[in-house]
Molecule: transfer RNA
Organism: Acholeplasmatales bacterium DTU067
RNA sequence: GGGGGCAUAGCUCAGCUGGGAGAGCGCUUGAAUGGCAUUCAAGAGGUCGGGGGUUCGAGUCCCCUUGUCUCCA
Numbered sequence: 001g002g003g004g005g006c007a008u009a010g011c012u013c014a015g016c017u018g019g020g021a022g023a024g025c026g027c028u029u030g031a032a033u034g035g036c037a038u039u040c041a042a043g044a045g046g047u048c049g050g051g052g053g054u055u056c057g058a059g060u061c062c063c064c065u066u067g068u069c070u071c072c073a
Stems, first nucleotide, its partner, number of pairs: 001072007010025004019056001027043006049065005
């Protein structure tokens, strides 16, 4: 220098053919227990790496770009 993968909640990751942003763990509150552990219920937490484009509508498609992993040289 060139090719490919990944980037979504604090962490690990889903997200189908473009239409409601989610799960588990963690966190907060409440209930059960004399207390802890544990179980159950509710809740908070998101510029979907960044910018632009297409579209009525983008996490998803296109272009540029950043970080990281990997292959080739």